The prediction has a mean pLDDT of 76. Predicted 3D model of a 386-nucleotide RNA (Bacterial RNase P class A) from a Thermodesulfobacteriota bacterium. Lineage of the source: Bacteria > Pseudomonadati > Thermodesulfobacteriota. Rfam family: Bacterial RNase P class A. The family's RNA type in Rfam is ribozyme.
[in-house]
RNA sequence: AGAGUGGGCCAAAUGAUCGCUGUUCGCCUCACCUUUGGCGGAUAGAGGAAAGUCCGAGCUCCACAGGGCAGGGUGGUCGCUAACGGCGACUGGGGGUGACCCUAAGGAAAGUGCCACAGAAAACAUACCGCUCUCUGAGAUAAGCAUAACCGCCAUCUCACGGAGUAAGGGUGAAAAGGUGAGGUAAGGGCUCACCAGUUUCCUGAGUGAUCGGGAAAGCUUGGUAAACCCCACCCGGAGCAAGACCGAAUAGGAGAGCAUUUGAGGAUGGCCCGUCCGAGGCUCUCGGGUUGGUUGCUUGAGGUACUGAGCAAUCAGUAUCCCAGAGGAAUGAUCAUUGCCCGCCUAUGGCGGGAACAGAACUCGGCUUACGGCCUACUCUCCUU
Numbered sequence: 001a002g003a004g005u006g007g008g009c010c011a012a013a014u015g016a017u018c019g020c021u022g023u024u025c026g027c028c029u030c031a032c033c034u035u036u037g038g039c040g041g042a043u044a045g046a047g048g049a050a051a052g053u054c055c056g057a058g059c060u061c062c063a064c065a066g067g068g069c070a071g072g073g074u075g076g077u078c079g080c081u082a083a084c085g086g087c088g089a090c091u092g093g094g095g096g097u098g099a100c101c102c103u104a105a106g107g108a109a110a111g112u113g114c115c116a117c118a119g120a121a122a123a124c125a126u127a128c129c130g131c132u133c134u135c136u137g138a139g140a141u142a143a144g145c146a147u148a149a150c151c152g153c154c155a156u157c158u159c160a161c162g163g164a165g166u167a168a169g170g171g172u173g174a175a176a177a178g179g180u181g182a183g184g185u186a187a188g189g190g191c192u193c194a195c196c197a198g199u200u201u202c203c204u205g206a207g208u209g210a211u212c213g214g215g216a217a218a219g220c221u222u223g224g225u226a227a228a229c230c231c232c233a234c235c236c237g238g239a240g241c242a243a244g245a246c247c248g249a250a251u252a253g254g255a256g257a258g259c260a261u262u263u264g265a266g267g268a269u270g271g272c273c274c275g276u277c278c279g280a281g282g283c284u285c286u287c288g289g290g291u292u293g294g295u296u297g298c299u300u301g302a303g304g305u306a307c308u309g310a311g312c313a314a315u316c317a318g319u320a321u322c323c324c325a326g327a328g329g330a331a332u333g334a335u336c337a338u339u340g341c342c343c344g345c346c347u348a349u350g351g352c353g354g355g356a357a358c359a360g361a362a363c364u365c366g367g368c369u370u371a372c373g374g375c376c377u378a379c380u381c382u383c384c385u386u
Stems, first nucleotide, its partner, number of pairs: 001382010012339007020045009047358001051369002054367005059240004066274004071236005076090005091105001092103004106231002111229002113225003128170002130166005136160006144153002178196006197221001199218008244296004254287006266278004303322008341355006
């Protein structure tokens, strides 16, 4: 100097003027058990993601709410948390030169399925080429036996068909019956041996644990895929602030059908079954009509900040301190000045010009995912110089 990896912070600041909303105080006014309206003062007012609506809850209602089946979710260990499919640390596996990052990480010997093409054969899997032995046939070769000589016998080699053995070598493929070496074999093979890797059993060390090491023995050892169905372990009521509560107002105390009156119709409980509860001029279904107004829920919380202690950390505890939007078709704004940050230029410790990302609360909170500007800090690798 360049290229990377991990973590943290900010999201312009200050002042003035005008405007909007909430809270509170004072004065006036309305009204009569009470915030109707006006004026003035003080004070607060959109994020790290408010986005996505992917998870989990608080809260409300069903409802006092049990068992099972189906269905859904999670899937290494140990911790944290109200809980989670989240977070932290560690272990196994994978990627990277590295700092670091990712992980859908139980079971393939319970069963079923799939592995295209190529290849002989893709898992109770297989012989294409090849190697060895051999029957038959043909040919070649020097010597020997035999013959007057040829044919013939014996030995070796080559080729063709067939039979038996083989899974070492070659080929195909992402993957083909452990690897290396030696012995043995007709040729081969854990067939045997030595050393490794794997599997099973036993002993032992460290660790809370997942797991990681050490030793001994044995048989020699035939895939992958469950982010396929499935099996195993654990977990799971539903609907949602448009939940719900109250006030006011209006209509057509509308029309029709069915069941039933305690021997239980019907309804509730996410689906189904059992069980339980409600239930008697009761319930269900279909058609049609009215209200679409106001108040509340609505912001003090699993709350924020600082310090101390424990812990590797996530986090927990204690002490102190603070109140930090509550709109209701939807407020949180506009203008001016100065300063700060970034970029460019110049007459250069000054001046001029320009720019500032992603993006607006709606009951609240804890996470995850996605979008994005600037600054700070630690670490890794490469090059150059000293």